[in-house]
RNA sequence: AGUCCUGUAGCUCAGUGGUUAGAGCACUCGGCUCUCAAGCGAGAGGCCUGGGUUUGAUGCCCAGCAGGUCAG
Numbered sequence: 001a002g003u004c005c006u007g008u009a010g011c012u013c014a015g016u017g018g019u020u021a022g023a024g025c026a027c028u029c030g031g032c033u034c035u036c037a038a039g040c041g042a043g044a045g046g047c048c049u050g051g052g053u054u055u056g057a058u059g060c061c062c063a064g065c066a067g068g069u070c071a072g
Base pairs, nucleotide, nucleotide: 002070004068005067006066007065010025011024012023013022018055027043028042029041030040048064049063050062051061052060
């Protein structure tokens, strides 16, 4: 080089061709407390890159990049 799979928040994962892309943990702030933790409320933070199809792409197609499986 070949085969197949995966790429979404700091981590582990959901999700859908269109109405605000969500959850748990983590982070920040506030409340609570004599203090800390837990619990509670609020907030910040994301669709691997490029091109194509489409009225519209995070989802479909192609290429690339990265990681993994199998075989050798």